Predicted 3D model of a 101-nucleotide RNA (SAM riboswitch aptamer (S box leader)) from a Cyclobacteriaceae bacterium. Rfam family: SAM riboswitch aptamer (S box leader). Rfam describes the family as follows. The SAM riboswitch is found upstream of a number of genes which code for proteins involved in methionine or cysteine biosynthesis in Gram-positive bacteria. The model forms 97% of the base pairs in the Rfam consensus. The sequence was found by an Rfam model in a public genome assembly.

RNA sequence: UUCUUAUCAAGAAAGGUGGAGGGACCGGCCCUGUGAAACCUUAGCAACCCUGAAGUAAUUCAGAAGGUGCUAAAUCCUGCUUACAUUAAGCGAGAUAAGUC
Numbered sequence: 001u002u003c004u005u006a007u008c009a010a011g012a013a014a015g016g017u018g019g020a021g022g023g024a025c026c027g028g029c030c031c032u033g034u035g036a037a038a039c040c041u042u043a044g045c046a047a048c049c050c051u052g053a054a055g056u057a058a059u060u061c062a063g064a065a066g067g068u069g070c071u072a073a074a075u076c077c078u079g080c081u082u083a084c085a086u087u088a089a090g091c092g093a094g095a096u097a098a099g100u101c
Stems, first nucleotide, its partner, number of pairs: 003099006013042005021031003025079001027077002043071003048067002050063005075093001080090004
């Protein structure tokens, strides 16, 4: 980096360094010197991989040592389509995981 599958309204932050941005992108709307990004430490959440048990299997239950991930706002909302149109559903895009080229 390509593709496939699954999930995305729940959950979980303190400290240090740093010093102005950040929330993917568009338009909004927000967060931020009462300290943004980034890095580090510690803690936590969740349960994809994982571990144990049951089962032919699908799957279910339990766990958290290890590999990821995550810890403002529904993926913050939105974009494209449809409908009975302040709304709802689906699609796209994005993120994460497992596998794959």